[in-house]
RNA sequence: GGAGCGGUGGCCGAGUGGCUGAAGGCGCACCCCUGCUAAGGGUGUAUACGUUUACGCGUAUCGAGGGUUCGAAUCCCUCUCGCUCCGCCA
Numbered sequence: 001g002g003a004g005c006g007g008u009g010g011c012c013g014a015g016u017g018g019c020u021g022a023a024g025g026c027g028c029a030c031c032c033c034u035g036c037u038a039a040g041g042g043u044g045u046a047u048a049c050g051u052u053u054a055c056g057c058g059u060a061u062c063g064a065g066g067g068u069u070c071g072a073a074u075c076c077c078u079c080u081c082g083c084u085c086c087g088c089c090a
Base pairs, nucleotide, nucleotide: 001086002085003084004083005082006081007080010026011025012024018070027045028044029043030042031041032040046061047060048059049058050057051056063079064078065077066076067075
């Protein structure tokens, strides 16, 4: 230099344009179980802003920025980061 694949919560990872702010797993928190642990079971568990005494509720966010569309994590463009293969120089 050429070709291709990818970036989604703390981590891994799924994701036909509408059922997904996000399955599932791990981790973590609380509870149940136990004499106590482990194992097992249940519930919860992203961030920011606004709001609420609190529990919660609302809006936005899927690497960044644009575009298409009634509607985008998903399609298109640019940028950026990572990986794989091929080639060139040394």
Transfer RNA from Marinobacterium sp. xm-d-530, 90 nucleotides, folded computationally. The coordinates come from a structure-prediction model, not an experiment, and the mean pLDDT is 81. It was read from a public genome assembly. It matches the Rfam family "tRNA". Rfam describes the family as follows. Transfer RNA (tRNA) molecules are approximately 80 nucleotides in length. It is annotated as a transfer RNA.